The RNA shown here (transfer RNA) has 74 nucleotides and comes from a Pirellulales bacterium.
RNA sequence: GGGUGUGUAGCUCAGUUGGUUAGAGCGCGGCCCUGAUAAGGCCGAGGUCCGAGGUUCGAAUCCUCGCACACCCA
Numbered sequence: 001g002g003g004u005g006u007g008u009a010g011c012u013c014a015g016u017u018g019g020u021u022a023g024a025g026c027g028c029g030g031c032c033c034u035g036a037u038a039a040g041g042c043c044g045a046g047g048u049c050c051g052a053g054g055u056u057c058g059a060a061u062c063c064u065c066g067c068a069c070a071c072c073c074a
Base pairs, nucleotide, nucleotide: 001073002072003071004070005069006068007067010026011025012024013023019057028044029043030042031041032040050066051065052064053063054062
């Protein structure tokens, strides 16, 4: 230098043939339970989806450019 893939909550990830509220597990906070703790149950907080443009009535999802990381080729 060329190619492919990934980027969504604190962490690990789902969700993409564009559409109705952006979700799960773990973690975190509160409450219940217990003599107490763990386990268990209930509730809650937390993300404008890597950034900027574009297409569209509508974009996490499609297109372009960039950034970071991983792998392959040279």

Rfam family: tRNA. It is annotated as a transfer RNA. Rfam describes the family as follows. Transfer RNA (tRNA) molecules are approximately 80 nucleotides in length.